RNAcentral holds the sequence, with entries from ENA and SILVA. Predicted 3D model of a 1469-nucleotide RNA (small-subunit ribosomal RNA) from an uncultured Bacillota bacterium.
[in-house]
């Protein structure tokens, strides 16, 4: 982007379009094709005249009666005459059923059927038709029988019909006339591509007519005949859709000849003849489909359509059929069969909306039973005029296009409100209110058209328009806001409910989901579905590819085809110019116009890129024909070689068999077992049997088109390659189909079998082991024949040709040079590695291309399903070959990156193995977990990296937990009112908390207004929470790891992730350092700098220290300050020196010197990051939650529970010990709510007491193993000390649940610990004591503190962890990965199946409406014709058969669906 749309929400006006895409589904109802009375005879109806007989109304003479007033009144009658009505005849006007005539063949409708000369688009008819029209020429004479209407009669329910009678014509028929018409027999000029056409002439034949109108003139017809124009009909070239899982069709089929038929050619029909005719350049079947002009879309090239307009075709309830006509096999004509609806007296009749409107079904969907014949166009008619649902207009649909509006201008207190906030605003927002205009739609009044080239007519219409008034008044919604894509926030909601085009949101802070705010788009619309094109070079003509991504056919030969070398001549199909004809209009496209614009319309122009045809060029393709030698092939001369087939011949080794020798094992594995062997195996020696393979040579070496070919002869056989340049003279490349060949395993027949060995047995291994490993073994491997036809048949690279840097091998051949086979130099085929340019997504490829060209082949178009399924082919089976669907996924998939991991590799480290030492796992018994218990057993930590962990110390408290009693602006902070000091003290309740009474006092400042602090009451904002989330988070830790690593800037290199540095050669503990390198340099780490410790020096001298002097009990003192110490500042050690090694390097080894060697020991110090590690209960914090409670406050309990389990301690089991007695020698802490000495009491714990001491002064405070002496003698002990019972100490408000320590009694289990496991390389382990912190009290935990002090490390193979390279990977939440079958369960499409059933088609047979034709026609018979007539005659009709033939029947088949019990594989989850 576009729609003949539909749906959802929404809707103001107008113009121009459009409107059943589905049931060619069935219709009620009314309408869409009639005219002509100037063709005709009737019928009718008014008029008028005239006859005429009746009829009725008006009329009212004469005559008659009666009364009498004697000339007046009345009755009864009813004559002339008028009027109407009816009849008849005639004239005028008008209607019209019927005969006749023209038209109903146009014009509207639909697209069922058709893949077809049906359309398109150029030709053609020498093979043809045309009514009405125009033109031109000629006629129209005289005659004749009928017929409907009509009339009576008759049938029938109706539709209709029949019989006799009667009548007209422009209805029918004959005669005459008559050609340039037609036929026949001549004639042939000329003309054509043929067939053949044919002009003048001549001679016999045959064929016409109507009438009407008008006073007339004429005018409209009628007849022959030629031209014309239209309209139609056949014929041909070229295009026109999909399938080959449709490969053969075809008998009237192809052709001919004779003959009918036809307007006209022809197998269009027919008899005969002959066998041909179509097909891989797609016949034939199957399926789909009306075709084009044109729409759409697209830069084109194409792709999709084929509503509406326009041309053309078919159809008109399904099927056939003619009839009439100029024209039809005929949508609103016939007949006939079917189905179907109607109507009926059951006997038989109707009827066809795919015309216009309208119903009903159907559907997602699609309108008024509207006016008018003014215009335009049709048909009749001489004309008025009539018909016209063609058509012009209206209605109805926002269905589509295009136009308007829905208001302009001022207007900030930036208002209410609404949203949001970091509470400051911020945004809705100049928006709105409000002033001030305007007046397009709107409404109401008033005029009012063109549309009518003609006088009259206007459906639309009182419409468009115009003017005038009125009044912002009646007119905005959809959608979307995570990225593709313009637009962001709140608050619900909690993988829920829901979104989605495609990635993909949503599991409690959702810009994605619903709600509102506020924004973006687009607007009378906006979304949404569905369909076509684009984007998609994603079917590649323009314009793709095949080595690994999907894709080169196993392999050659060769058939069609397609593609081909140099030079001349020609011709003139491709090609190229030029002309001429066609390519209707309409569209499209420019340009100018008309509707106020614009959609719309109108006009010119170009343009329609095509198709004939025609003049003209020869360059290239063709094509002929002539030549050429380089492609190509012979041919001669020589070569290498598991090329091939058949024959034969060898040795070697196995096995096997028969002997000798000999004796107990052999064999076999990781390591055994079954096997074999005393019946003599294996070993060894000698003879023999078969078979099957051919060591060394042997080589990315050769040969072959691919599989493939290996001892040695020999025989026949393919084919390479090199030289020559005699011969031929383009004979060539490729190759759809088609043929042959095609490993190994399979199969079949017959052999043949030593070794090997599927299946098969059986030891093993194993959690199983239907395997890996062993011992047997049979098909098989072998031969012959014949099948089969696949492979990762790979170089995963089709075949040929010709180009285009090199460099090094190697085979075969040839020249050159040379004494030379050698080496060298070239040059032809092959066969390798290496590399440039070039190609390649990249990796690679690179003269043996995956480079650059050119030909022809095969093959590809996401993954799965699936090389399955059906069907054909082939096949002896096994199975090969062709080879889809539905369903379903959003990927499969290449390559190279970066990590990671590996029961891959090389380096290398580390108490990591190993070498040691002591331990843990058994005991008791302490603590921590887990469980389990509980009213509660508070919460956290869970490999290593929880678990003597948080807790450096739970009786109360601590606390967080239960239970039970309280409180409710609170135990705690701010701010506001009001009062007042608070507290402290007594009493009373209460388990306390409280709570009630009582007495008693009266704060600092002060500018004297008050203010602060405090404490009581009160209000409400609020406190408060160890309540959830460590997976919202901040800080802080743990861990890998004191592991060497982790990375940046500029350069380079790669299309890019990314390389490079940081790899690579040495080195070190180190990415430590050097040397090398496309890197060159930084930075975090690592080393130093910092503390402690080890020598030395200088300084300094208390509380420390004493060589020398003096003094004492005593460094107590004086006095020093030399020494230890102390504690502060410096030195010292750098591989600096030597030897060697090692690249003149870095550094390694080794020595000197030195208190101390190569980072002296230790600590502090932890690089980018890992692990959603761990902590919301340290603290801080987001959000969520409680708010008389998830807060506070109190007392008690609990956190200390106990069948069990596990993790770290301690003490031990003893004699290297234990017990007693004496008796040496530390260091580093702590001390005022403190340490606490002498001394005095207790056996003891500890009590009284209270000297020093804020500490190099005094205390804790006696170090302890040591070491001397003795007893204990191997035992459950004099070893262990658990548990118990009793007495008591401290501490503390309080030691029952629950402390610790003494004394005395008791004396448990334990004799060294299973499996598996920890630590630790030196002043370390072991092992021994001593001190801190916490702390009233409590420590076997911790954290420092010294004493005494070892044992081992060959060495890195192997556990674990770790650096570095490198290698593989289908892994990236990263091997705790990823992921494969089956099984079970649900769904969901597919396959096959006994059959069942429908549709399409076809074969053969029966039957055979209605019509054509044909034949017969003995019944019938008006025109003509003979005949005086009767009647014959031509010549027509009824019937009858007969060809054909719809519908329908039988019977057989081919296709294609549906549906099936069971079934069988896929996919999804």
């Nucleotide at each position: 982007g576009a729609c003949g749309a539909a749906c959802g929400c929404u809707g103001g006006c107008g113009g121009c379009g459009u409107g059943c895409c589905u049931a060619a589904c069935a219709c009620a109802u009314g309408c869409a094709a009639g005219u002509c009375g100037a063709a005709c005879g009737g019928a009718g109806u008014u008029a008028u005249a005239c006859g005429c007989c009746g009829a009725a109304a008006c009329g009212g003479a004469g005559a008659u009666u009666a009364g009498c007033u004697u000339g007046c009144u009345a009755a009864a009658g009813g004559a002339a005459g008028u009027u109407u009505c009816a009849u008849g005849u005639a004239u005028a006007a008008c209607u019209u059923a019927g005969u006749g005539g023209c038209g109903g063949a146009c014009g509207g409708g639909u697209g069922a059927g058709u893949a077809a000369c049906g359309c398109g688009u150029g030709a053609g008819u020498a093979a043809c038709c045309u009514g009405c029209c125009u033109u031109a020429a000629a006629g129209a004479g005289g005659g004749g029988g009928a017929u409907a209407a009509c009339g009576u009669u008759c049938u029938g329910a109706a539709a209709a019909g029949a019989a006799c009678g009667c009548u007209a014509a422009u209805a029918c028929c004959g005669c005459a006339u008559a050609a340039u018409a037609c036929c026949u027999u001549c004639a042939g000029a000329u003309c054509g591509c043929a067939u053949g056409a044919g002009a003048a002439g001549a001679a016999g034949g045959u064929c016409a007519a109507a009438g009407g109108a008008g006073c007339a003139a004429u005018c409209c017809g009628c007849u022959u005949u030629g031209a014309g124009a239209u309209g139609g009909a056949c014929u041909c070239g070229c295009g026109u859709c999909c399938g080959a899982u449709u490969a053969g069709a075809u008998a009237g089929u192809u052709g001919g000849u004779g003959g009918g038929g036809u307007a006209a050619a022809g197998g269009c029909c027919u008899a005969c003849c002959a066998a041909g005719u179509c097909g891989a350049c797609g016949a034939u079947c199957g399926g789909u489909a009306g075709c084009c002009g044109g729409a759409c879309u697209g830069a084109g090239a194409g792709g999709u359509u084929g509503a509406a307009c326009g041309g053309c075709c078919a159809c008109a309830u399904u099927g056939g059929g003619a009839c009439u006509g100029a024209g039809a096999c005929a949508c609103g004509g016939c007949c006939c069969a079917g189905a179907c609806u109607c109507c009926u007296a059951c006997g038989g009749g109707a009827g066809g909306c795919a015309g216009c409107a309208g119903u009903g079904a159907g559907g997602a969907a699609u309108a008024u039973u509207g006016g008018g014949c003014a215009a335009u166009g049709g048909g009749g008619g001489a004309a008025a005029c009539c018909c016209u649902g063609a058509c012009c207009c209206a209605g109805c649909a926002a269905c589509g296009c295009c136009g308007c509006g829905u208001g302009a201008g001022g207007g900030a207190a930036g208002a209410c409100g609404g949203u949001u906030u970091u509470c400051g605003g911020a945004u809705u927002g100049u928006a709105a209110a409000c002033c001030u205009c305007u007046g397009u739609c709107c409404u109401c009044u008033g005029u009012g058209a063109a549309g009518a080239a003609c006088a009259a007519u206007g459906a639309c219409g009182g419409u468009a328009g115009c003017a005038g008034a009125g009044g912002a008044g009646g007119a905005a919604g959809c959608u979307c806001c995570g990225g593709c894509u313009a637009a962001c926030u709140a608050c619900g909601u909690g993988c829920c409910a829901g979104c989605a085009g495609c990635c993909g949101c949503g599991g409690u802070a959702a810009u994605a989901c619903g709600u509102a705010g506020g924004g973006a788009g687009c607007a009378a619309g906006c979304g949404u579905u569905g369909u076509c094109c684009g984007g998609a070079u994603u079917u590649a003509c323009u314009g793709g590819g095949u080595g690994u991504a999907a894709a080169g056919g196993g392999u050659g030969c060769g058939u069609a085809g397609g593609c081909g070398g140099c030079u001349g001549u020609a011709u003139a199909a491709g090609u190229c110019a030029g002309g001429a004809g066609u390519g209707a209009a309409a569209u499209c496209u420019a340009u100018g116009g008309g509707c106020u614009c614009a959609a719309c319309c109108c006009a010119u122009a170009a343009a329609c890129u095509g198709c004939u045809u025609u003049u003209g060029a020869a360059a290239c393709u063709a094509u002929a024909c002539a030549g050429c030698u380089u492609g190509a092939g012979u041919g001669a001369g020589g070569u290498a070689g598991a090329g091939g087939u058949a024959g034969g011949c060898g040795g070697a080794a196995u096995u096997c068999c028969c002997g000798g020798u000999g004796u107990a094992g052999c064999g076999g594995u990781g390591g055994a077992a079954u096997g074999c062997g005393u019946a003599g195996a294996g070993a060894u020696c000698g003879g023999g049997a078969g078979g099957a393979a051919c060591a060394c040579c042997a080589g990315u070496g050769g040969c072959g088109a691919a599989g493939g070919c290996g001892g040695c002869c020999u025989a026949c056989u393919g084919g390479g390659c090199c030289u020559u340049a005699a011969c031929u003279g383009a004979c060539g490349c490729u190759g759809a189909g088609g043929c042959a060949c095609g490993a190994a395993a399979g199969c079949g027949u017959g052999g043949g079998u030593a070794g090997c060995a599927a299946a098969c047995a059986g030891g093993a291994u194993u959690a199983g082991a239907u395997a890996c490993c062993c011992u047997g073994g049979u098909a098989g491997u072998c031969c012959a024949c014949g099948c089969u036809g696949u492979a990762a048949a790979c170089g995963a690279u089709g075949a040929u040709u010709a180009c285009u840097a090199g460099g090094u091998g190697u085979g075969g051949g040839g020249g050159g040079a040379c004494u030379g086979a050698c080496c060298c130099c070239u040059u032809c085929c092959g066969u390798g590695c290496c590399g440039g340019a070039g190609u390649u997504a990249a990796c690679a490829c690179a003269a043996u291309a995956a480079g650059u060209a050119a030909u022809c082949c095969a093959c590809c178009u996401g993954g799965g399903g699936a090389g399955u399924a059906c069907g054909a082919c082939c096949g002896c089976a096994a199975g090969g070959u062709u080879g889809a669907a539905a369903c379903u996924c959003a990927a499969a998939g290449g390559a190279a990156u970066u990590g990671a991991c590996g029961g891959g590799g090389g380096c290398c480290c580390g108490c990591a193995c190993a070498a040691g030492c002591a331990g843990u796992g058994g005991a008791g018994u302490a603590u921590g977990u887990g469980g389990u218990u509980u009213a509660a057993u508070u919460c956290g930590a869970c490999g290593c990296a929880a678990c003597g962990c948080g807790c450096a110390g739970a009786a109360c408290c601590u606390u967080a937990c239960c239970u039970g009693g309280a409180c409710u602006u609170g135990a705690c902070a701010u701010c506001c009112c009001c009062g007042g000091a608070c507290g402290a003290c007594u009493c009373a309740u209460g388990a306390a908390a409280g709570u009630g009474a009582g007495a008693g006092u009266u704060c600092u400042c002060u500018u004297c207004g008050g203010a602060g602090a405090c404490c009581g009451g009160g209000u409400g904002a609020c406190a408060g929470g160890u309540g959830c989330u460590g997976c919202a988070u901040g800080g802080c830790u743990g861990u890998c790891g004191u592991c060497a690593g982790c990375u940046c800037g500029u350069g380079u290199c790669g299309u890019g992730a990314g390389a490079u540095g940081u790899u690579g050669g040495g080195u070190u503990a180190a990415g430590u350092c050097c040397c090398g390198c496309a890197a060159c340099g930084a930075g975090c780490g690592c080393a130093a700098c910092c503390c402690c410790u080890g020598c030395c020096a200088u300084u300094a001298a208390u509380u420390g220290c004493c060589a020398u002097c003096a003094u004492u009990a005593a460094g107590u003192u004086g006095g020093g300050c030399a020494c230890u110490a102390u504690a502060a500042u410096g030195g010292g050690a750098c591989u600096g020196c030597c030897u060697g090694g090692g690249u003149g390097a870095a550094c390694c080894a080794g020595g000197a010197g030195g208190a101390a060697g190569g980072u002296g020991g230790g600590g502090a110090u932890g690089a980018c990051g890992u692990c959603a590690a761990g902590u919301c209960c340290u603290c801080a914090u987001g959000g969520c939650c409680c708010u008389u409670a998830c807060g506070u406050c109190c007392a008690g309990g609990g956190c200390u529970a106990c069948a069990c389990a596990c993790g770290u301690g301690c003490u031990a089991c003893a004699a290297u010990g234990g017990g007693u007695g004496g008796u040496a020698c530390a260091g580093a802490g702590c001390g005022a709510a403190g340490c606490g000495a002498u001394c005095u009491c207790g056996u003891g714990a500890g009590a009284a007491g209270g000297a020093g001491c804020c500490a190099a002064u005094c205390g804790c405070a006696c170090a302890a193993a040591g070491c001397c002496a003795u007893c204990c003698c191997c035992a459950g002990u004099u070893c262990g000390g658990a548990u118990u019972g009793u007495a008591g100490u401290c501490u503390g408000c309080a030691a029952c649940u629950c402390g610790a320590c003494u004394a005395c009694a008791u004396g448990a289990a334990g004799u060294u610990g299973g499996a598996a496991u920890c630590g630790c390389u030196a002043g370390u382990a072991a092992u021994c004591g001593g001190a801190g912190a916490u702390c009233a009290g409590c420590a076997u935990g911790c954290u420092c503190c010294g004493g005494u002090g070892a044992a081992u490390a060959c060495g890195u193979u192997c556990c674990c962890g770790g650096g570095c390279c490198u290698u593989g990977u289908a892994c990236a939440c990263a091997c705790c990965g990823c992921c494969c079958g089956u099984c079970a369960c649900a769904c969901c499409a597919c396959g096959a199946a006994a059959g069942u059933u429908g549709g399409u088609u076809u074969u053969a047979c029966c039957a055979g409406a209605c019509g054509u034709c044909g034949c017969c026609g003995g019944g019938c018979u008006a025109a003509c014709u003979c005949g005086c007539a009767a009647g014959a005659g031509a010549g027509g009709c009824a019937g009858g058969c007969g060809c054909c033939c719809a519908a329908g029947g039988u019977a057989g088949g081919g296709u294609c669906g549906a549906u099936g019990a069971u079934u069988g594989g896929g996919g999804u989850g």
Its mean pLDDT, the model's own confidence on a scale to 100, is 85.